[in-house]
RNA sequence: GGACGGUUAGCGCAGUUGGUAGCGCAUCACAUUGACAUUGUGGGGGUCGCAGGUUCGAGUCCUGUACUGUCCA
Numbered sequence: 001g002g003a004c005g006g007u008u009a010g011c012g013c014a015g016u017u018g019g020u021a022g023c024g025c026a027u028c029a030c031a032u033u034g035a036c037a038u039u040g041u042g043g044g045g046g047u048c049g050c051a052g053g054u055u056c057g058a059g060u061c062c063u064g065u066a067c068u069g070u071c072c073a
Base pairs, nucleotide, nucleotide: 001072002071003070004069005068006067007066010025011024012023013022019056027043028042029041030040031039049065050064051063052062053061
C1' cells in the first nucleotide's frame, strides 16, 4: 500500500425488507429476611465510532474518515 470483517447502554451481544433501539449481566427502588444472599416486581441508563449524502423517514443504503482484527504484498 491492497482485500475482507468489527465499532449499538457500565460489560457481553441482537437488531429480518429502511418505519418510535432491544436482550442478558450489572446498577437503583420496592417486596421477601432478624440480617445477608437468593427470588419476584418495577425503574434509570444510548444522538448506534465520527462527518457528510440519499430519503417523508437511516443502526440498516451511499461517500469520506478514525480505531481495531485477519489475510496479501

The prediction has a mean pLDDT of 82. This is a predicted structure of a 73-nucleotide RNA (transfer RNA) from a Candidatus Gastranaerophilales bacterium. Its Rfam family is "tRNA". It is annotated as a transfer RNA. Rfam's curators write: Transfer RNA (tRNA) molecules are approximately 80 nucleotides in length. The source organism's lineage runs through Bacteria, Bacillati, Candidatus Melainabacteria and Candidatus Gastranaerophilales. It was read from a public genome assembly.